[in-house]
RNA sequence: GCCCGGAUGGCGAAACGGAAAACGCGCCGGUCUCAGAAGCCGGUGGCCGCAAGGCCGUGUGGGUUCGAGUCCCACUCCGGGCA
Numbered sequence: 001g002c003c004c005g006g007a008u009g010g011c012g013a014a015a016c017g018g019a020a021a022a023c024g025c026g027c028c029g030g031u032c033u034c035a036g037a038a039g040c041c042g043g044u045g046g047c048c049g050c051a052a053g054g055c056c057g058u059g060u061g062g063g064u065u066c067g068a069g070u071c072c073c074a075c076u077c078c079g080g081g082c083a
Stems, first nucleotide, its partner, number of pairs: 001082007010025003018066001026044006045056004059075005
């Protein structure tokens, strides 16, 4: 230099171009207990806000589309192959 694969919450990991980005772990609260563990129930992306609520979010920046985590282009980083 060329080719292939990948990047999604704190971590792992799903998601035909179509509501609300699943699920598990972890964490928080509750239940239970003398207390705890386990189990069960609920919650859990970020920012702002007293709250109601608002804004933003799938590596970065663009593009296509009514609509993009998903398709296209460039770039960054990680892994592999060829030279």
RNAcentral holds the sequence, with entries from ENA and Rfam. This is a predicted structure of an 83-nucleotide RNA (transfer RNA) from Lysobacter enzymogenes. Rfam family: tRNA. The family's RNA type in Rfam is transfer RNA. The coordinates come from a structure-prediction model, not an experiment, and the mean pLDDT is 80.